[in-house]
A computed fold for a 111-nucleotide RNA from uncultured Sporosarcina sp., annotated as SAM riboswitch aptamer (S box leader). The sequence is in RNAcentral, with records from MGnify. Its mean pLDDT, the model's own confidence on a scale to 100, is 78.
This record gives sequence, C1' cells and structure tokens, in this order.
RNA sequence: UCUUAUUUAGAGUGGCGGAGGGAAUAGGCCCGAAGAAGCCCGGCAACCAGCAGAUGAAUUCAUCUGAAAAGGUGCUACAUCCUACAGGUGUUAAAAACCUGGAAGAUAAGA
Repeated sequence: UCUUAUUUAGAGUGGCGGAGGGAAUAGGCCCGAAGAAGCCCGGCAACCAGCAGAUGAAUUCAUCUGAAAAGGUGCUACAUCCUACAGGUGUUAAAAACCUGGAAGAUAAGA
C1' cells in the first nucleotide's frame, strides 16, 4: 500500500507525570491544574492463536456454534464528537434542520 470483517456494548475517584488532548487540514463543539498527553498497574472485550462441538464431497481443509481468558494484539470520557463529498426531504427561492450513501480514520486478520 491492497483485500476482508467490525466500528451500537464494556472497562479505574489507583501510582508516576506536569500541559496539553478529542487521527490529520479548516471551521465548530467539547475535555483538561478538582491534573491533559505519556508510562506503570488495574480493568474491559473476544479479532487471531489454542480448546470443545456441529455441519460440509471434508485425511492436514472450510464454515458455524460454544466455553475459557495462562498466549499474540487491541481498547479503557461523551464519541469514529459534528460539518467538509454525492443524492434526497425541506423552502417561492434560499437557509436551518433531517435522512441515505460515500470518502477518510481506527482495530483485527490476510496479501
């Protein structure tokens, strides 16, 4: 970089730290000295691996289901915060507001 899946739930009044943070650009909206980022510990979840079962024209495979959480990751404010691109509803025409999709991002697995 590409592909696939997911992106509704859940998780701390802990320690260190000391000014930023909510991906990037712009605008907005928020969080933060009653302590941001980061690190450690704790916790959450169950993508992969592993385990059990079922199904399949299936020896090593694939798909589905389940339990567990000692393995590999991940996550742990609201919330992928909103808008930006396209279409639609809306309006006399606009605007606001709303709906759908896309794009982008994040995580996992694979190439």